Predicted 3D model of a 73-nucleotide RNA (transfer RNA) from a Vampirovibrionales bacterium. The sequence was found in a public genome assembly. It matches the Rfam family "tRNA". About the family: Transfer RNA (tRNA) molecules are approximately 80 nucleotides in length.
[in-house]
RNA sequence: GGGUCUAUAGCUCAAUGGUUAGAGCAGGAAACUCAUAAUUUCUUGGCUGGGGGUUCGAAUCCCUCUAGACCCA
Numbered sequence: 001g002g003g004u005c006u007a008u009a010g011c012u013c014a015a016u017g018g019u020u021a022g023a024g025c026a027g028g029a030a031a032c033u034c035a036u037a038a039u040u041u042c043u044u045g046g047c048u049g050g051g052g053g054u055u056c057g058a059a060u061c062c063c064u065c066u067a068g069a070c071c072c073a
Stems, first nucleotide, its partner, number of pairs: 001072007010025004018056001027043005049065005
């Protein structure tokens, strides 16, 4: 220098272009217990990396930028 892939909750990950983006773990509260742990229940938490475009409608498709990983030279 060229190419491919990844970026979504604090962490690890889902979500066929179509209702309000979900799960596990973590955090908070409660139940239980003399108490703690464990367990159970409820619950908080999102600019879907930034910008732009296509579309009635975008996490999803297209362009560009940023960060990271890999391949080729």